The prediction has a mean pLDDT of 77. A computed fold for a 151-nucleotide RNA, annotated as FMN riboswitch aptamer (RFN element).

[in-house]
RNA sequence: GCUUAUUCUCAGGGCAGGGUGUAAUUCCUGACCGGCGGUAAUCCUGAUUUCAGGAAAGCCCGCGAGCGCCUGCUAAAGCAAUUUGGCAGGGUCAGCAGAUCUGGUGUAAUUCCGGAGCCGACGGUAAAAGUCCGGAUGGGAGAGGAUAAAG
Numbered sequence: 001g002c003u004u005a006u007u008c009u010c011a012g013g014g015c016a017g018g019g020u021g022u023a024a025u026u027c028c029u030g031a032c033c034g035g036c037g038g039u040a041a042u043c044c045u046g047a048u049u050u051c052a053g054g055a056a057a058g059c060c061c062g063c064g065a066g067c068g069c070c071u072g073c074u075a076a077a078g079c080a081a082u083u084u085g086g087c088a089g090g091g092u093c094a095g096c097a098g099a100u101c102u103g104g105u106g107u108a109a110u111u112c113c114g115g116a117g118c119c120g121a122c123g124g125u126a127a128a129a130g131u132c133c134g135g136a137u138g139g140g141a142g143a144g145g146a147u148a149a150a151g
Base pairs, nucleotide, nucleotide: 002151004148005147006146007145008144009143010142017029018028019027031131032130033120034119035063036062037061038060042055043054044053045052046051058118059117066096067095068093069090070089071088072087073086074085075084076083077082100116101115102114103113104112122134123133124132
């Protein structure tokens, strides 16, 4: 240094201003925000030929929570098929899950530079929500640390 096990900690941001209206942070205008891992021609640090470490994509490849879907148990309704509710489990279920083009440079860029676009679970609400409230003092991709043993 690597692997494994146990354990601890951490792990999401955002409607200013204006308009309409009885009522909207939900509509119109305008504003603001961007989880985790990977990729990288840029940047930073150390060393300085090499090299090592770190940072860099919302819309490129994946992952996560949510909803849905499936399975089991259970309650109610029904002659029954079945339907609805509750609980538990499932990701080899990705269905919703989303969204990028263009000009430039270059061997090489949907990642850099310029420009113009686009996207954002479910439930609630005096009115339709990426931004308010709620499930959530939850879950979690993962990140970092500690301890132990073996190779």